[in-house]
Context: one part of a larger RNA
């Protein structure tokens, strides 16, 4: 030295473990904010550096509840307190709540600086403090008020509202490229990505100028079939319908105009415009005016309207229920013997089970503890419901049906046509249909739009106003359960004081770090030692469980030996 055992050191694998992820159901919530949000800075304990809380009233105040013996957060020292006169804790109403930050009295390099007005205290004064108020804009109310007479424009004031911030999810308005096409340009990725902006708890959408076929359906919207079907496509890549059929779900409505009636304006003559009310809402066309007939609550009234009475939507409030936010009660072995450091294990012998779901206790517990089944319960908030009572703002009942008769009304720079785009599964093409830059431009019900150029028959539908639950998506959050989901290199990046340390000018990137033990019983006292370790002693079931401490693998590093050199 080198192989080999053996016994250490290092290291931290594997194993067992979970406080911590991930994924789904199911209910709930779906907002917060000038009453000052999110999020921060700064402070706040006896002692206090950090996390939590909480705000100069600072690990907290009040006040009603639960709840009952212990408590002063992590956080186990020490001092000092508080509590059956009911604390600590839990809930539910309050107070208080420093700077900043939509930041708003002005400014500012956020957590800083510096003011007006009014009240208050303090001070001889000077000034200091404290309360409470002052940005914008937008609506309405009211005042005042130019050029310019009347207005108006602008100014003032008071009321109300807005603003900012938030995972997805929705709508809108902009809007790619890598990439595929085995290259690439039309294509495609994709109306995706990301940029704006706006709402809801959902969003949009919607109550036929739809769709079908010679038969009929009867809004929207999602899901299953239709169906990778018809079709589009440098007929390349790929894109990708609907028509009818299941189902989820279910609801229909309100204006504009004709006409009446009121105000008010206007060159007030006829007559026009505005507002208000009434009336109306349709496509087997419907309404308006006229006329005739049927039917019909009372009153006052010349018309007309107005009062009651009655029916009703809606909405507040009180009352009722239910449910939430604390919580409570809850059956049966303190059996007996063995092992063990402990019995939750084995053997015997009981008990209960609307409860043998699950943790937890010194191993493995139905019967020890906390739960479970199953029941009980709110002073005070909130939510949802509500045939109860009031009141409030409306509707409706003096009109409704049916004949007839006029031809008054039924959405216009529309529709529609060119031309340039865009959207439709549809790339312009045979290219309908729907949006509109720009140019042109209609009927008006004997009217008009659609049925994939366009025409005829024929059918079917009423644009150019405008609301609408619910079936549908999503989950930052809150409770409750689930896993052929991970088990510290996994699972969130993050079981650990992590979006932390660290990097980077910045946008931004971005860790690593878990287990003594049943209980600290966390090793008194002794000895080497400067310490650090150690070696006794003691604890302990075990200390090679001794504090980066279960298990303790390999690599690497030794000490000790047989053997070969």
């Nucleotide at each position: 030295g080198g192989c080999g055992c053996a016994c250490g050191g290092u290291g931290g694998a594997u194993g067992c473990c979970u406080u911590g992820g991930c994924a789904c159901g199911g209910a709930c919530a779906g907002g917060c904010g000038a009453g000052g949000a999110a999020g921060g800075g700064c402070g706040u304990g006896a002692u206090a550096a950090g996390c939590u809380g909480c705000g100069a009233a600072a690990a907290g105040c009040u006040u009603c509840g639960g709840g009952g013996a212990g408590c002063c957060g992590c956080a186990c020292g020490u001092a000092g307190g508080c509590g059956u006169u009911g604390a600590u804790c839990c809930g539910g109403a309050g107070a208080u709540a420093c700077c900043c930050g939509a930041a708003u009295g002005g400014g500012g390099c956020a957590a800083c600086c510096c003011g007006g007005c009014g009240g208050a205290g303090c001070g001889a004064g000077a000034g200091c403090u404290u309360c409470g108020u002052c940005a914008u804009c937008c609506u309405u109310a009211u005042c005042u008020g130019a050029a310019u007479a009347c207005a108006u424009a602008g100014g003032g004031u008071a009321a109300g509202g807005a603003a900012g911030c938030c995972a997805a999810c929705c709508c809108g308005g902009g809007g790619a490229a890598c990439u595929g096409a085995a290259a690439c340009a039309u294509c495609u990725c994709a109306g995706u990505a990301c940029c704006c902006g706006g709402a809801g708890g959902a969003a949009a959408a919607g109550a036929a100028a739809u769709c079908a076929a010679g038969c009929g359906a009867g809004a929207u919207u999602c899901c299953c079939c239709a169906a990778g079907u018809a079709g589009c496509g440098g007929c390349g890549a790929g894109c990708g319908a609907a028509c009818g059929g299941g189902g989820a779900g279910g609801a229909g409505c309100c204006c504009a105009a004709a006409c009446c009636g009121g105000c008010g304006c206007g060159c007030c003559u006829g007559c026009g415009c505005g507002c208000c009310g009434g009336g109306g809402u349709u496509g087997u066309a419907g309404g308006g005016u006229c006329c005739a007939g049927a039917c019909g609550g009372g009153g006052c009234u010349g018309g007309u309207g107005c009062c009651c009475g009655u029916c009703u939507u809606c909405g507040u409030a009180c009352g009722g229920a239910a449910g939430u936010u604390a919580g409570u009660c809850g059956a049966a072995g303190c059996g007996c013997g063995c092992u063990g450091g402990a019995a939750c294990g084995c053997g015997c012998c009981g008990c209960c089970g609307a409860a043998g779901a699950g943790g937890g206790u010194g191993a493995g517990a139905g019967u020890c503890c906390c739960g479970u089944a199953g029941g009980c319960g709110a002073a005070a908030g909130c939510u949802u419901c509500u045939u109860g009572u009031a009141c409030g703002c409306g509707g409706a009942u003096g009109g409704u049906c049916u004949g007839g008769a006029u031809a008054c009304c039924u959405g216009a720079g529309u529709a529609c046509g060119g031309c340039g785009g865009g959207a439709c599964a549809c790339g312009u093409g045979a290219a309908a249909u729907c949006c509109u830059g720009c140019c042109g431009g209609a009927a008006g019900c004997u009217g008009g739009g659609g049925g994939g150029a366009c025409c005829a028959c024929c059918c079917u539908c009423c644009a150019a106003g405008g609301c609408u639950a619910g079936a549908u998506a999503c989950u930052c959050g809150u409770c409750c359960g689930u896993g052929a989901c991970c088990g510290a290199u996994a699972g969130u990046g993050g079981a650990c004081c992590a979006g932390u340390a660290c990097c980077g000018u910045g946008a931004g990137g971005g860790a690593a770090c878990g287990g003594u033990g049943a209980a600290a019983a966390g090793a008194a006292c002794g000895c080497c030692u400067g310490g650090c370790g150690g070696c006794g002693a003691g604890u302990g079931a075990a200390a090679u469980a001794g504090a980066u401490c279960c298990u303790g693998a390999a690599a690497c590093c030794g000490u000790g030996u047989g053997c070969c050199u």
Large-subunit ribosomal RNA, domain I from a Longimicrobiaceae bacterium, 565 nucleotides, folded computationally. The organism belongs to Longimicrobiaceae, within Bacteria. RNAcentral holds the full RNA, with entries from ENA.